Notes:
This is a predicted structure of a 401-nucleotide RNA (Bacterial RNase P class A) from Protaetiibacter sp.
[in-house]
RNA sequence: CGGGCCGGCCAGACGGUCGCGUCGCGUGCGGCUGACCUUCGGGCAGGUGCACGCGCCGAGGAACGUCCGGGCUCCGCAGAGCAGGGCGGUGGGUAACACCCACCCGGAGUGAUCCGCGAGAAAGUGCAACAGAGAGCAGACCGCCACGGCGUCUUCGGGCGUCGAGGUAAGGGUGAAACGGUGGUGUAAGAGACCACCAGGGGCCCGAGUGAUCGGGCUCGCUGGGUAAACCUCGCCCGGAGCAAGGUCAGACAGGUGCCGUCGAGGCUGCUCGCCGAGGCACCGGGUAGACCGCUGGAGGGCUGUGGCGACGCAGCCCCGAGAGAGAUGGCCGUCCGUGCCUUCACCACCGUGAGGUGGGGGAGGCAUGACAGAACCCGGCGUAUCGGCCGACCCGUUCG
Numbered sequence: 001c002g003g004g005c006c007g008g009c010c011a012g013a014c015g016g017u018c019g020c021g022u023c024g025c026g027u028g029c030g031g032c033u034g035a036c037c038u039u040c041g042g043g044c045a046g047g048u049g050c051a052c053g054c055g056c057c058g059a060g061g062a063a064c065g066u067c068c069g070g071g072c073u074c075c076g077c078a079g080a081g082c083a084g085g086g087c088g089g090u091g092g093g094u095a096a097c098a099c100c101c102a103c104c105c106g107g108a109g110u111g112a113u114c115c116g117c118g119a120g121a122a123a124g125u126g127c128a129a130c131a132g133a134g135a136g137c138a139g140a141c142c143g144c145c146a147c148g149g150c151g152u153c154u155u156c157g158g159g160c161g162u163c164g165a166g167g168u169a170a171g172g173g174u175g176a177a178a179c180g181g182u183g184g185u186g187u188a189a190g191a192g193a194c195c196a197c198c199a200g201g202g203g204c205c206c207g208a209g210u211g212a213u214c215g216g217g218c219u220c221g222c223u224g225g226g227u228a229a230a231c232c233u234c235g236c237c238c239g240g241a242g243c244a245a246g247g248u249c250a251g252a253c254a255g256g257u258g259c260c261g262u263c264g265a266g267g268c269u270g271c272u273c274g275c276c277g278a279g280g281c282a283c284c285g286g287g288u289a290g291a292c293c294g295c296u297g298g299a300g301g302g303c304u305g306u307g308g309c310g311a312c313g314c315a316g317c318c319c320c321g322a323g324a325g326a327g328a329u330g331g332c333c334g335u336c337c338g339u340g341c342c343u344u345c346a347c348c349a350c351c352g353u354g355a356g357g358u359g360g361g362g363g364a365g366g367c368a369u370g371a372c373a374g375a376a377c378c379c380g381g382c383g384u385a386u387c388g389g390c391c392g393a394c395c396c397g398u399u400c401g
Stems, first nucleotide, its partner, number of pairs: 001397004006392005012336007020058002023055008032046003036043002060372001064383002067381005072242004079273004084238005089103005104118001105116004119233002124231002126227002141172002143168003147164007180198006199223001201220008246293004255284006266276002300319008337370009347360005
């Protein structure tokens, strides 16, 4: 210098002008309330509506998706069981998680690094096109061996063809994959039938490690493939519903009919048991839709120190960053920055006899424009979308010292 890989941060900037919303303070106007005072005109206190003035603050890294986990709220049973659902290497972090960290195993890559629906196929069931004899405890197409019958040749050893019934799976073929590999013994021909050395699997033991695992030794027997993000088995975990949850205040009203129900309605996914226990459902009809809380001080943020490889924890100090309610934060102007298009200027490289053409980055001017996108109870994650910029660690290549 070029390329790669991983992590963190920002999210157009500045100025002017007009305008929004909550809250706080002040002023003015108008109602309301009162166990207060009153000369009965009012005063005082509280709260409220509107207007004006001043002041603090006012969208995000994803506010999106609603895919997970929670806080919080309600339901007597949040009791037991079944069903159902979630997770799936080990150990940690966390309020918790399918998240994050570290490590193990496997795979990709020269590497930094990245990926994994990571337990079990000798519990069972299923699936695998075509080809092939045969695709799970299978199989004989071409072969090899030897027996019998028939025919034929013969140098009388035997050879060839065909039929039948046997043995074989070492050689060849098919296939992505064929029931271990190489060499040998043995055999009629072969075969883990046996042997040596390997690979794999089982059993036992030793060492390291919290563990997943890793390394080693002995031994067995000869080898029972793939797939579980197929059903399934194993291990661990799980009440349900959700801010349209749920409360407080004020106000208004009108009930009726039918069915079910103490032989049990109903009790917040489904079923059973247990427990409590009198209402439940459908239709017709009437009234209400207001104000407030929940609603932003939090598993909060920042700095420093400290423990830890790390996620993160602990301690001290500092700070308070929108709470709307049909839902606020915007419009205009100027400059700068970024992007796109057009015009133009010089430079570099290439082509060309030349005129000129092509490409590259840069300067000037003009026009347009600013990614994805918008809180609605809150928080921790994951996924998706995205203009542009900054910082840091590491890897590979090249060059120079």